[in-house]
RNA sequence: UCCGCGGUAGCUCAGCUGGUAGAGCGGUCCCCUGUUAAGGGAUUGGUCGUAGGUUCGAAUCCUACCCGCGGAG
Numbered sequence: 001u002c003c004g005c006g007g008u009a010g011c012u013c014a015g016c017u018g019g020u021a022g023a024g025c026g027g028u029c030c031c032c033u034g035u036u037a038a039g040g041g042a043u044u045g046g047u048c049g050u051a052g053g054u055u056c057g058a059a060u061c062c063u064a065c066c067c068g069c070g071g072a073g
Stems, first nucleotide, its partner, number of pairs: 001072007010025004019056001026044006049065005
């Protein structure tokens, strides 16, 4: 320098053929218990890496750039 994959909630990851973002864990409160743990209930979560473009509509498509991993030279 080039190629491929990835970047989504505090963490680990889903998200179809564009239709307006979800799970588990975690946090908070309550119940239960002599206390803790376990268990149960409720609740809390996001500028979808950044900036543009296309579109009625973009996490999703296009372009450039940033970061991480792998490969080629």

RNAcentral holds the sequence, with entries from ENA. Transfer RNA from Candidatus Taylorbacteria bacterium RIFCSPHIGHO2_01_FULL_44_110, 73 nucleotides, folded computationally. The same sequence occurs in records of 6 taxa. Its mean pLDDT, the model's own confidence on a scale to 100, is 81. Rfam family: tRNA.